[in-house]
Context: one part of a larger RNA
RNA sequence: GGUUAUUGCUAUCAGGGUUUGACUAAGCCAUGCGAGUCGAGAGGUGUAAGACCUCGGCAUACUGCUCAGUAACACAUGGAUAAUCUGCCCUUAGGUGGAGGAUAUCCCCGGGAAACUGGGACUAAUACUCCAUAGUGGAUAUAUGCUGGAAUGCUGUAUCCUCGAAAGAUUAAUCGCCUAAGGAUGAGUCUGUGCCCGAUUAGGUUGUUGGCGGGGUAACGGCCCACCAAGCCAUUGAUCGGUACGGGUUGUGGGAGCAAGAUCCCGGAGAUGGAUUCUGAGACAUGAAUCCAGGCCCUACGGGGCGCAGCAGGCGCGCAAACUUUACAAUGCGAGCAAUCGUGAUAAGGAAACCCUGAGUGCCUGUCGAUGCAGGCUGUUCAUAUAUCUAAAUCAUAUGUGAAGAAAGGGCAGGGCAAGACCGGUGCCAGCCGCCGCGGUAAUACCGGCUGCUCGAGUGAUAACC
Numbered sequence: 001g002g003u004u005a006u007u008g009c010u011a012u013c014a015g016g017g018u019u020u021g022a023c024u025a026a027g028c029c030a031u032g033c034g035a036g037u038c039g040a041g042a043g044g045u046g047u048a049a050g051a052c053c054u055c056g057g058c059a060u061a062c063u064g065c066u067c068a069g070u071a072a073c074a075c076a077u078g079g080a081u082a083a084u085c086u087g088c089c090c091u092u093a094g095g096u097g098g099a100g101g102a103u104a105u106c107c108c109c110g111g112g113a114a115a116c117u118g119g120g121a122c123u124a125a126u127a128c129u130c131c132a133u134a135g136u137g138g139a140u141a142u143a144u145g146c147u148g149g150a151a152u153g154c155u156g157u158a159u160c161c162u163c164g165a166a167a168g169a170u171u172a173a174u175c176g177c178c179u180a181a182g183g184a185u186g187a188g189u190c191u192g193u194g195c196c197c198g199a200u201u202a203g204g205u206u207g208u209u210g211g212c213g214g215g216g217u218a219a220c221g222g223c224c225c226a227c228c229a230a231g232c233c234a235u236u237g238a239u240c241g242g243u244a245c246g247g248g249u250u251g252u253g254g255g256a257g258c259a260a261g262a263u264c265c266c267g268g269a270g271a272u273g274g275a276u277u278c279u280g281a282g283a284c285a286u287g288a289a290u291c292c293a294g295g296c297c298c299u300a301c302g303g304g305g306c307g308c309a310g311c312a313g314g315c316g317c318g319c320a321a322a323c324u325u326u327a328c329a330a331u332g333c334g335a336g337c338a339a340u341c342g343u344g345a346u347a348a349g350g351a352a353a354c355c356c357u358g359a360g361u362g363c364c365u366g367u368c369g370a371u372g373c374a375g376g377c378u379g380u381u382c383a384u385a386u387a388u389c390u391a392a393a394u395c396a397u398a399u400g401u402g403a404a405g406a407a408a409g410g411g412c413a414g415g416g417c418a419a420g421a422c423c424g425g426u427g428c429c430a431g432c433c434g435c436c437g438c439g440g441u442a443a444u445a446c447c448g449g450c451u452g453c454u455c456g457a458g459u460g461a462u463a464a465c466c
Base pairs, nucleotide, nucleotide: 001466002465003464004463005462006461007460008459009458012359013358014357015356016355017354019352020351021317027315028314029313031312032311033310036058037057038056041055042054043053044052045051065270066269067268075194076193077192078191079190080189081188084187085186089183090182091181092180093179094178095177096176097131098130099129100128107120108119109118110117111116135163137161138160139159140158141157142156143155145154146153168175169174170173196242197241198240203233204232205231208230209229210228211227213225214224215223245267246266247265248264249260250259251258252257272293273292274291275290276289277288295306296305297304298303323349325348326347327346331345332343333342334341335340362377363376364375365374366373367372381403382402383401384400385399386398387397388396409455410454411453412452413451414436415435420450422449423448424447425446431438432437
C1' cells in the first nucleotide's frame, strides 16, 4: 500500500454488482407458502354454472439449501468397461388378437376424543390377471462371416430347455400402447498420476493377501460365504493422531511465491442422530414408509402428531448479517394433443455507510469589510403534472412549473509525518503514547479554545492475510 470482517464519529443523491446468519449453535423453531398436472384413461357426487371426491397415468430422484462428516478413486486430469444399466427423447423395422375376475369413491351398518379405522352390497378403466402369436434368455453344435491388439462380443444356421408382449382415447387426424435394433442423454464400476501437518505415532493387517467353488448384483470384485495356502502393506513414511468438502478460482505480489477456497460454476456429501425397506428407468428418497435414540406438541390417558442445512419470519448464540413484500409478464422445469395450470426455481420491488463508479453541497455583483442582508445566474437534486416504461407499481427517460431553497465531516499538528515555539487550565496529578517518548509551575506531546495540515461522503480504530 492492497484485501476481508467488525466497530467509533459523521452522512445529500444516482447507476452497477456473482454482496448481505459462511466464521459462533449441521442449535431449536410459532405461522404462512415452497409439487403438481391430465376431463382426449375411468367411475361417482352435485349444481343454473363453475366445481369436488376416488381409481389410474406421468412428475414429485429435478430445482432450491447447507458444508457436519470425509485425507478418500472424495476431487482434478488422463484412461478402461472384452465386467454394465439407461424413463422421457430421436431413427429404423414390425405389431396392437382373444378371454376373465376384482376393487375405490358413492350407498348401508359400526369403532374412536382425535389421528384414523372395521364389516356388508354395487360398478368401471390406458388399473389387475390369463390365453395366443411375435419374441426374450440359456445350453450344445457349427461357420472360419464382421469389429478388434486380442473374441469370451456381434451375425447366420440347427437342436433342446426356460420365460413370455400390447390399450386404447377423442372434437377424426392426431395422441398413445407393445416388441426388436441403433443413437442421444444420464449414471454405475475399475484404474495411471497429483492431493495438508506430526516419528515426542514404527511396525500394521485376520476377510486381512491370494486360490478354488458357490451366493449376490445391471455389472467386475472378499461384495458375502465354505474350503485351502500364508500371504499383503510399510522410512519413496504404512498404521495411528490432528486438521480439512475437493477443484475452477480468489487475495496479494514486478515475479517467484505465500495465503484463502462461504457466495458464482463443476463434482461430492448431508437433511434432528442412527438403521432398514418398498416403489421405480433412476433413491436406500430433504417436504415416502418402518424401527431405535433424543427433543417438542395434543389427549377424553386408550392413543396420536412433528423435525425450516427451501422462502420469509422467531428464539438462542454471538464482534457479526435484510421483508412474515409482488408476480408467474420473461427464462427454465413438471403435467397436458392443446388451451392452459403449477412453480418462495426465477423475475421484480423493499432494507443495509457490503463493494465499485459518477455527480452535488455553488458562482457573480452591491453594501468600507463580512459569516449577515439585497439582487442576479448556472448546474446537481428535490417537489409536482403529463407521457413513456412495468404483470402492476417503483426506478428511470422526455417535457413543463416552483424553490439556493434541504446537503461536510473525520483524523491529525514533538519526531517518524504534512501542519503552532499561539492563549487558558493542570503540575510525575489528571492524562497521552503503534515506537521513541511527554507531564514534578512558563507543557509546540495532557484538557479546552483559536489557528493550521490532510483526506473527503467519508474518515479513524481493532483483527486477519499478502
Molecule: small-subunit ribosomal RNA, 5' domain
Organism: uncultured archaeon